[in-house]
Transfer RNA from a soil metagenome, 74 nucleotides, folded computationally. Its Rfam family is "tRNA". By type it is a transfer RNA.
């Protein structure tokens, strides 16, 4: 330079292909058993889904440009 993969909550991931309420584990907060501790039940906050654009009733999902990371080729 060219290519292919990835980008979703505070840390990891699923959902994309095939458009229709944002979904796990873990981490946190409350409250509860327990004399504390650890642990264990209940309840609950947290992402507008890299950016901007276009398609569409409607888009994390489709298309288009762009940035970040890796990997591969020259």
């Nucleotide at each position: 330079c060219a290519g292919a993969a990835c980008g979703u909550a505070g840390c990891g991931a699923a959902g994309c292909c095939c458009g229709g309420c944002a979904u796990c584990g873990c981490g946190c907060c409350u409250g509860c058993c327990u004399g504390g501790g650890g642990g264990g039940c209940a309840g609950g906050a947290g992402a507008c889904c890299g950016c901007u654009g276009g398609u569409u009733c409607g888009a994390a999902u489709c298309c288009a440009g762009c940035c970040g990371u890796u990997c591969u080729g020259a």